[in-house]
Context: one part of a larger RNA
């Protein structure tokens, strides 16, 4: 000294546990200031954290509740409120100090816009108009009432899915990209002007008229408006705006809710055993000294609001809204459409390449007009640019509630467990960013009495168990110790 047993420190695996995350649908609800971020107050009481503002853990009116109560961390103590109804919950009002004006998950439209990477290298291509940055908005946001499809039948805004279809295309025809028509569905809605013309105010003027504003007038593609002449109505109908009201229903507190606390065993404790009853529209779920349908919150099913608030039938108000026949040829969105270049967006990489949108040169026509049906002509058919609005149904979840989970259970789950965290700590700063969870049924947290130093620490006592004793369930290994037995 080594290995065996055994006991014991150390140490925090492991196994139960949940207070926190994750996650998916629902229903609300989303940009407003009532908001938010920081500071500094404030309680009898230092010091954090929630609250709250110098009227300062609160004030006042209401409604609920119903016996205690003065918030947590935190227990005593003080000093005090409550049946003249508090504390607590809910609405609502009043304070609301001091700095500052943004903040904001994602979805949404807009200017700009990558490269890894795929093409098994790489340039066109593709990753992609994706990430990323910047603007701007809304509770949705865009987009939307055919200068559209379509194909000789026809269909009639927009949006969102399903399918057409990995089709037809596109492609160093390579890697890939990748539609529409058409058909099934959600949802439903349509309108305002501009002109021509009338009417009044201003200005301007060679007194023909010309300009600006303002009203009325018009809004369309079987083209329509206008203006003359004629006929016929004085009403219908509708409304997504706005106001009022408003049957009825939600949403912010809540109550009301069956049936065993019956006996036997074990046990500290019964909900467990065994034995007999009950309820049930309720045997989700929780908690109760272990495991309770009937102990206790609840659950099923019922019921409720002064007060603020949301929806909402319907009512009034308010807007809104016609027709027909001739005739005339006034009007009908201009630096536009189209052209030509030269890029860009269409699933379409210049291609036979339309179509849309821009930048530079150019540049019409007003209904006997003009644009489109994928080069381009012609027949036909279709619609009417160059102004504008416009719910639903679609998109997302930072926020409120509710359910659910072949989600996780403290190195796991958000980074972050009622474990004071976006905290300690880091870094000029942008930013980066932990560790830390469990006594016991119940503090009953160990009166007393010994050894120690008036320690730590231990031994008694006590109490159902203290190897549950607080560095506290459980309590594994690495390491140390003590004790055995065997080799040496």
């Nucleotide at each position: 000294g080594g290995c065996u047993c055994g006991g014991g420190g150390g140490g925090g695996a492991u196994g139960c546990c949940u207070a926190g995350g994750c996650g998916u649908c629902a229903u609300c609800c989303g940009c407003a200031a009532a908001c938010c971020a920081g500071g500094c107050g404030u309680u009898g009481a230092a010091g954090g954290c929630u609250g709250c503002g110098a009227a300062a853990u609160g004030u006042c009116c209401g409604g609920g509740g119903g016996a205690g109560c003065u918030g947590c961390c935190a227990a005593a103590c003080g000093a005090g409120c409550g049946a003249u109804c508090a504390u607590c919950c809910c609405g609502g009002a009043a304070u609301a100090c001091c700095u500052g004006g943004a903040a904001c998950a994602a979805c949404c439209c807009a200017g700009g816009g990558a490269a890894c990477u795929g093409a098994a290298a790489c340039a066109u291509c593709u990753c992609a108009g994706u990430a990323c940055c910047u603007g701007g908005a809304g509770g949705a946001a865009a987009a939307g009432a055919a200068a559209g499809c379509a194909a000789c039948c026809g269909c009639g805004a927009c949006u969102c899915c399903c399918u057409c279809a990995g089709u037809a295309g596109c492609g160093g025809c390579g890697a890939g990209c990748g539609a529409a028509c058409g058909g099934g569905g959600a949802a439903a809605a349509g309108c305002c002007u501009a002109a021509a013309c009338c009417c009044g105010a201003g200005g301007g003027g060679a007194c023909a008229c010309c300009c600006u504003c303002g009203g009325g007038g018009g809004u369309c593609g079987u083209g329509g408006g206008g203006c003359u002449g004629g006929c016929g109505a004085c009403a219908u109908g509708g409304a997504a705006u706005g106001c009022g009201c408003g049957a009825c229903u939600g949403u912010u507190a809540g109550c009301c809710g069956a049936a065993g606390u019956u006996g036997u065993c074990u046990g500290g404790a019964a909900a467990g055993u065994c034995a007999c009853g009950c309820c049930a529209g309720a045997g989700c779920g929780g908690g109760u000294g272990a495991a309770a349908g009937c102990c206790c919150c609840g659950u099923a099913g019922g019921c409720g609001a002064a007060a603020a608030u949301g929806g909402a039938a319907g009512c009034g108000c308010u807007c809104c809204u016609a027709g027909c026949c001739a005739g005339u040829a006034c009007c009908c969105g201009a630096g536009u459409a189209g052209g030509g270049u030269c890029g860009g967006g269409c699933a379409c990489g210049a291609g036979a390449a339309a179509c849309c949108c821009g930048g530079c040169c150019u540049g019409a026509a007003u209904c006997g007009g003009c644009g489109g049906g994928g080069a381009c002509c012609c027949u036909c058919c279709c619609g009417c640019a160059a102004g504008g609005c416009u719910a639903a149904g679609u998109a997302c979840g930072a926020g409120a509630u509710g359910a659910c989970g072949a989600c996780c259970g403290a190195u796991a789950g958000c980074g972050a467990a009622c474990c004071c965290a976006g905290u300690a700590g880091g870094g000029c700063g942008a930013c980066c960013g932990a560790a830390a969870g469990g006594u016991g049924g119940g503090a009953a947290g160990a009166a007393c009495c010994c050894c120690g130093a008036c320690a730590a620490g231990g031994g008694g006592a006590g109490g159902a168990u203290a190897c549950u004793g607080a560095a506290c369930c459980u309590g594994a290994a690495a390491c140390c110790c003590c004790g055995u037995g065997c080799c040496u």
Large-subunit ribosomal RNA, domain I from an activated sludge metagenome, 488 nucleotides, folded computationally. The coordinates come from a structure-prediction model, not an experiment, and the mean pLDDT is 82. Rfam family: Bacterial large subunit ribosomal RNA. Gene Ontology terms of the family: structural constituent of ribosome and ribosome.